[in-house]
Molecule: transfer RNA
Organism: Patescibacteria group bacterium
């Protein structure tokens, strides 16, 4: 320098172009003499930046950053 491949909630992963979820941590409640375990409940997202295509984009495309594995 080129090639592939990631980047989504605090962390670990999900999501066929058509309402962005889950576990787990944290926060209320409940269960109990208390803790822990257990069960319930609500909250937390500028999907890594910046364009494009589409009525519609986390998804396809272009660039860039970052990180991982290859090639020379």
């Nucleotide at each position: 320098u080129c090639c592939u491949u990631g980047a989504u909630a605090g962390c670990u992963c999900a999501a066929u172009g058509g309402u962005g979820g889950a576990g787990c941590a944290g926060c209320c409640c409940g269960c109990u003499g208390u803790u822990a375990a257990c069960g319930g409940g609500a909250a937390g997202g500028u999907u890594g930046c910046a364009g494009g295509u589409u009525c519609g984009a986390g998804u396809c495309c272009u660039g860039c950053u970052c990180g991982a594995g290859g090639a020379g």